Background: The prediction has a mean pLDDT of 81. This is a predicted structure of a 71-nucleotide RNA (transfer RNA) from Parcubacteria bacterium DG_74_3. NCBI's taxonomy places the organism under Bacteria, Bacteria candidate phyla, Candidatus Parcubacteria. Its Rfam family is "tRNA". Rfam classes the family as a transfer RNA.
C1' cells in the first nucleotide's frame, strides 16, 4: 500500500429489515453440616461517523482496529 475475510454484554456465541436473545462469568436469594454443587431473579453488548429507509446489528459508504494473501 493493494486485495479478501473479521469486529454484538467481562468471554464465547445467536438474531427474514421489525423489542439485541442463549450459555459461562459476576451480584443477591433459596436449598443443604458445608458449598464450588443444585434453583430462582438481577447484571450486562451491535467498533466510529455519515447515508438509504417509516424502521439498520443487519443494506451502501468511508475511516479505525485485528487476521490472512500479494509485494
Nucleotide at each position: 500500500u493493494g486485495c479478501g475475510g473479521g469486529g454484538u454484554c467481562g468471554u464465547c456465541u445467536a438474531a427474514c429489515g421489525g423489542u439485541a436473545g442463549g450459555a459461562c462469568g459476576g451480584a443477591u436469594g433459596c436449598c443443604u453440616c458445608u458449598g464450588g454443587a443444585g434453583c430462582a431473579u438481577c447484571u450486562a453488548a451491535u467498533c466510529u461517523u455519515g447515508g438509504u429507509u417509516c424502521g439498520a446489528a443487519u443494506c451502501c459508504a468511508a475511516g479505525c482496529c485485528c487476521c490472512g494473501c500479494a509485494g